[in-house]
RNA sequence: AGAGUUUGAUCAUGGCUCAGGAUGAACGUUGGCGAUGUGCCUAAGAUAUGCAAGUCGAGGGUGAAUUUCACUUCGGUGAAAGGAAACCGGCAAACGGGUGAGUAACGCGUAUGUAAUCUGCCCCGAAGACGAGGAUAGCCAGCCGAAAGGCUGAUUAAUACUCGAUACGUCAGACCACACAGUCAUGUGAUUGUCAAACAGUCAUAUGGCUAAGUGGUCUGAUGAAAGCUCCGGCGCUUCGGGAGGAGCAUGCGUCCUAUCAGCUUGUUGGUGAGGUAAUGGCUCACCAAGGCUAAGACGGGUAGCUGGUGUGAGAGCACGACCAGCCACAAUGGGACUGAGACACGGCCCAUACUCCUACGGGAGGCAGCAAUUAGGAAUCUUGCGCAAUGGGGGCAACCCUGACGCAGCGACAUCGCGUGGAGGAUGACGGUCUUCGGAUUGUAAACUCCUUUUAUAUGGGAAGAAUAAAUGACGGUACCAUAUGAAUAAGCACCUGCUAACUACGUGCCAGAAGCAUCGGUGAUGCGUAGGGUGCGAACGUUAUCCGGAUUUAUUGGGCGUAAAGAGAUGCGUAGGCGUUCUUGUAAGUCUGUUGUUAAAGUCCGAGGCUCAACCUCGGAAGCGCUUCGGAAACUACAAGAAUUGAGUAUAAGAGAGGUGAGCGGAAUUCUCGGUGGAGCGGUGAAAUGCGUUGAUAUCGAGAGGAACACCAGAGGCGAAGGCGGCUCACUGGCUUAUCACUGACGCUAAGGCUCGAAAGCGUGGGUAGCAAAACGGAUUAGAUACCCGUGUAGUCCACGCCGUAAACGAUGGAUGCUAGCUGUUUGAUACAAACAUUUUAUUCUUCGGAAUUCUAUGGGCGUAUUGAGUGGCGCAGUUAACACGUUAAGCAUCCCGCCUGGGUAGUACGGCCGCAAGGCUAAAACUCAAAUGAAUUGGCGGGGAACCGCACAAGCGGAGGAGCGCGUGGUUUAAUUCGACGCUAAUCGAAGAACCUUACCAGGGCUUGACAUCUAGCUGUGCUUCUGUGGAAACAUGGAAGGUCCUUGAGAUCGCUAGACAGGUGCUGCAUGGCCGUCGUCAGCUCGUGUCGUGAGAUGUAGGGUUAAGUCCCGUAACGAGCGCAACCCCUAUCCCGUGUUACAAGUGUCUCGGGAGACUGCAGCGGUAAAACGUUGAGGAAGGGGGGGAUGAAGUCUGGUCCGCAUGGCCCUUAUGUCCUGGGCGACACACGCGCUACAAUGGUCGGUACAAUGGGAAGCCAAACCGUAAGGUGGAGCAAAUCCCGACAAGCCGACCCCAGUUCGGAUUGAGGUCUGCAACUCGACCUCAUGAAGUAGGAUUCGCUAGUAAUCGCAGAUCAGCCAUGCUGCGGUGAAUACGUUCCCGGUUCUUGCACACACCGCCCAUCAAGGCAUGGAAGCAGGCAGUACUCGAAGUCCUGGACUUUUAGUAGUUCGGGCCGAAGGUAAUGUCUGUGACUGGGCUUAAGUUGUAACAAGGUAGCCGUAGGGGAAUCUGCGGCUG
Repeated sequence: AGAGUUUGAUCAUGGCUCAGGAUGAACGUUGGCGAUGUGCCUAAGAUAUGCAAGUCGAGGGUGAAUUUCACUUCGGUGAAAGGAAACCGGCAAACGGGUGAGUAACGCGUAUGUAAUCUGCCCCGAAGACGAGGAUAGCCAGCCGAAAGGCUGAUUAAUACUCGAUACGUCAGACCACACAGUCAUGUGAUUGUCAAACAGUCAUAUGGCUAAGUGGUCUGAUGAAAGCUCCGGCGCUUCGGGAGGAGCAUGCGUCCUAUCAGCUUGUUGGUGAGGUAAUGGCUCACCAAGGCUAAGACGGGUAGCUGGUGUGAGAGCACGACCAGCCACAAUGGGACUGAGACACGGCCCAUACUCCUACGGGAGGCAGCAAUUAGGAAUCUUGCGCAAUGGGGGCAACCCUGACGCAGCGACAUCGCGUGGAGGAUGACGGUCUUCGGAUUGUAAACUCCUUUUAUAUGGGAAGAAUAAAUGACGGUACCAUAUGAAUAAGCACCUGCUAACUACGUGCCAGAAGCAUCGGUGAUGCGUAGGGUGCGAACGUUAUCCGGAUUUAUUGGGCGUAAAGAGAUGCGUAGGCGUUCUUGUAAGUCUGUUGUUAAAGUCCGAGGCUCAACCUCGGAAGCGCUUCGGAAACUACAAGAAUUGAGUAUAAGAGAGGUGAGCGGAAUUCUCGGUGGAGCGGUGAAAUGCGUUGAUAUCGAGAGGAACACCAGAGGCGAAGGCGGCUCACUGGCUUAUCACUGACGCUAAGGCUCGAAAGCGUGGGUAGCAAAACGGAUUAGAUACCCGUGUAGUCCACGCCGUAAACGAUGGAUGCUAGCUGUUUGAUACAAACAUUUUAUUCUUCGGAAUUCUAUGGGCGUAUUGAGUGGCGCAGUUAACACGUUAAGCAUCCCGCCUGGGUAGUACGGCCGCAAGGCUAAAACUCAAAUGAAUUGGCGGGGAACCGCACAAGCGGAGGAGCGCGUGGUUUAAUUCGACGCUAAUCGAAGAACCUUACCAGGGCUUGACAUCUAGCUGUGCUUCUGUGGAAACAUGGAAGGUCCUUGAGAUCGCUAGACAGGUGCUGCAUGGCCGUCGUCAGCUCGUGUCGUGAGAUGUAGGGUUAAGUCCCGUAACGAGCGCAACCCCUAUCCCGUGUUACAAGUGUCUCGGGAGACUGCAGCGGUAAAACGUUGAGGAAGGGGGGGAUGAAGUCUGGUCCGCAUGGCCCUUAUGUCCUGGGCGACACACGCGCUACAAUGGUCGGUACAAUGGGAAGCCAAACCGUAAGGUGGAGCAAAUCCCGACAAGCCGACCCCAGUUCGGAUUGAGGUCUGCAACUCGACCUCAUGAAGUAGGAUUCGCUAGUAAUCGCAGAUCAGCCAUGCUGCGGUGAAUACGUUCCCGGUUCUUGCACACACCGCCCAUCAAGGCAUGGAAGCAGGCAGUACUCGAAGUCCUGGACUUUUAGUAGUUCGGGCCGAAGGUAAUGUCUGUGACUGGGCUUAAGUUGUAACAAGGUAGCCGUAGGGGAAUCUGCGGCUG
């Protein structure tokens, strides 16, 4: 210090998440030792038991047990010692200890004040302590009660109580004195200014006057003290003054969230008087006044003890307030007082309430938020320990007693710190594990093994400091520590290993199980799940969870933004508070700056030392300390006060432009309607129609009239207005703006929370008005539907008056004001200077036809135009800014001031509450829950029912087909034991398959084999193992016999073969989504890229865009690009013409049709025209066999389709191994309701049949082609010549041509189907071959929607050959030649493609994305008849304890009183009743919201999204939405 995550990629915005640190923690796994800390965060729930506050005999009386002595009637009695226990009395118990419920407060913090106060014990000082008295507890006796306890009687003491005296005190009055403060006057001295004087200022001092509040003294009056004990040392008692420490009260400032809490308050605010208190005060009361607080947040609600500090952070901050320390509050809940120096009192009292316990049922007792402990709650928090040895506290003269404060120990890895679990050597790199390319690698010097050490643990022995002393006194503790002994002995885990983030492999699993902080991982090769090996990190711990800070500049003071990302209110028009404010001078000193005083407790943090073996920890010292405060100084800035100024602002005067506003009046064109005329069949409307209107006369046309609304042209990104908005003409009233003059005022200014006002359209109310238009409504179309778009009608409304509403994409999506910062060019409206033409006037000259003309001068007009300078309004553009787009003197630049607003998306501008409104609704404005994104700008693609240019048998123009029939083939489906498998739009379907009867064959049934049908090797065994013939069983495979013959070499562990066993074979089993190779397709389309440079923050762009041209990214021009590569073209093959060579087997010769080989030829080369700057290029023509690529072929860029193929072959992984391998027989791949594709044959006369006859080319042939001849109707048979082929054979070409018949019909068309008989191939034609003959003679009469091929030797048509092959289901495929057309105007449209451009919410890329209702599951939430509970205040009632007031009675008395008690009154807690407010829970039903791989209906949005979209409003509709009105361009 950053990183991951939105996208195909980019930049930005913006959220989410992570890495760090921390904790009073908890949970999981694991766990050796020690030190120091720390430990109920929840139920301020309830508590058994024990302990936590007593002490004093030197205040008082009494005096148990026990001991001794004496006496004794032996029962006991008496005395002395002794001192328990309780009692009276004193002090303490108000400290110490706990907790954080309450409290938003002078509670706390900080700084002050108290002249408004108190203070026991302690310290210092001064003074005193005289006299008198009566009770009472205890003890004793009696009584009541279960108990707790109480009552009566008798008796007694005190440092208990009472009275009197004295007195420094207090109060009141009088008098005197003193000090101090302020101020005024006067005098004196010092000092400063000045050369000096005068004068002025400052300081000191003296005197006098005035004001306020004190101090001291004297006198008088009133009131008012005491206590003794003693060990003789002392300890106490009373009063006054002072101190220390403690406490009370008051004040300034600071101290959480909420305005969906905006008004609160009646003792309330103040006064006078009184009461009360230690003391001020409405603290309380009576009376009087009517105040007090509040937007700088009163009042209310919620939450919370506050602080020193703690955590984090660079800091500013943010969060927290455990332990330790200070303050506060509380003590079961609520109220109250008593005692006391101090309490309204944790271990005191009274009352009420709830709860618990005891009870003899009458009545009593209790309060762990003290220490332990128990229970409950909870994720969770310890021992019913030891000791007063230390420190501290209470009592006491003291000894001493008490002390769960405290000191220690125990439990817990809860935290921090320290130590250890061994060290050195040790390679055959052991065994084992894991991985493996099988070679090895790794675990790994790790282990074993050798040598060494003993921290720790264990044992034994010794043994502290802490103790303050002269001595005594140690819980911890036989602890720390030391020595010795034994022996590596007693001691390692946890998490992670896809990226962030250090660390990788194997196996298992197969969107399952699971993981996950975020992004995400898992659907058969998972470094992400689980396990293992290995590795990484930390280590007595490691992870997880929770919470806080950080990162987060993600609330931005430091340190953000608002044109389009969230964000400028509709106008900010007027203006309040507030904030800010021009120039100069003087003063003051509040802010400011500077110095200084005090404080900021200790602890903590930081620095430096020191003590525990180190460290943590502890001790000492220092520094620092925001802040508040005291006293000085400075005077620039702000502020304040005073004075001046003119440039900001305003005023005046003179001009100017304008749809600025309001009211009244007037005008013409048009629509519609009414009346009348003409006229006679349609009109109207649309993509096309229909509804509608019309013979009762429409539309059209002419004339007249009525009425309402809006104002063509001018008219313009022109003008005016704050915005909304404003448009015929005239008049009246009226607001603002600009220019000039520089006359006046003199900062009067800017902004503006709240407030007021205005505010399109729609809508609402009342009353008018209504021509046109037109939500709703009705009808007609369209459509699958059409609640729409289109058409015909049509009501609110639109218009007017008055009153509401208060919102819009109310937009420049850009708040206002001021200043500064290059220009260029339009336009509107002013000002100033110069100023052309021209007109008039005047002067002069020349000419003259004597009418006049020309020139010139002066003056007045005129204003083409030029320049300068204002105010508006547009376009471009530099610097600069911006994420980019863009903005750019009209800023989104550079600055200042003020206001408003924003903080992820959704929920939602919604709910609830409040305010406004007649309503519609508006303004204000959340949360639960949910997602990891949502968004802006730009980029590259793709797409568009966007645009432009272009190409292609793409369309069009033609020719012939398919789709209908029959048959063949292929496919689907179905069937089946099996109908093996693959291929599925173009790019599967006569495809793999250039040949399924067996074989093939992969499928099925059955029968066999198991080292195997096939390969290599090892070990062992046996021996005629090879050939021929043959028997039995069997469907065969196979099993089991017999006979005959023959044999290699180097003669032995030989080769070969066989058998047994083992390595292994084998697999057309799976994965083409693990792959190679090959192929299809876009597409023979013209594209696809790179290097360097340049531009851009970047993705990227440029090059490759543009103008021409081409079949072509072909070429030319041009150019921030210059070059290059893969493609195109060419090079290759065939072919058309010619030439040369060759000539067999061709032909009678000799030639060269022909064969083979080689070469020539074509290049826009030539001419004309077009084209341009010049070209490229195009077009026409000549010549030529061929002309602009002559015609064909091969050749297929980067890539796309996760295209096809594991069944051609190869191959990773997985799977089978007496079977998924292999052999055999038979069957199947040939099934058949049906659907699709590709073909063949036809439907006939351009034909069919019969007869005759002519002309090819490519090919093939030895397990072959097969001639002649003969036989058969024929298929074919017999036969055997020739030929390994330019020689022989297949072999006949067919259409054609010549002739004959048929005569338009289901035929002499057509040939399916079926019967019979044959031929051939082959072990074998049943399933299941082809062919021949005879017979049979189906459908079909030109094929719907739709669709295919083809541009010339092409289509169409005719036959021939070959591969595969025994034969053939071939009508297929691949080739060959014969005959041989038609048409192309053209690019509007369909399809595909190329380039440029535009829009995009698409990027799996339009087969995209995506909206809403409905249905289903889940989640949270609003409303709701109500129901339940908490809290709060109000009114009334009841009224405990108790203070206070008051009336009596009793007791006592020294007659002053004091005490007790019974009544009454005020106040008064809890309770009760009533209505209310507020919060929460719940609630039949109901509303919307969110969410959930594959539900329903549509298709609203994104492209012109197929009706452009969106905003506001109103109406309608299953739904998205549709329509009207106005607005915006996003």
Small-subunit ribosomal RNA from a Candidatus Dojkabacteria bacterium, 1530 nucleotides, folded computationally. NCBI's taxonomy places the organism under Bacteria, Bacteria candidate phyla, Candidatus Dojkabacteria. The RNAcentral record of the sequence draws on SILVA.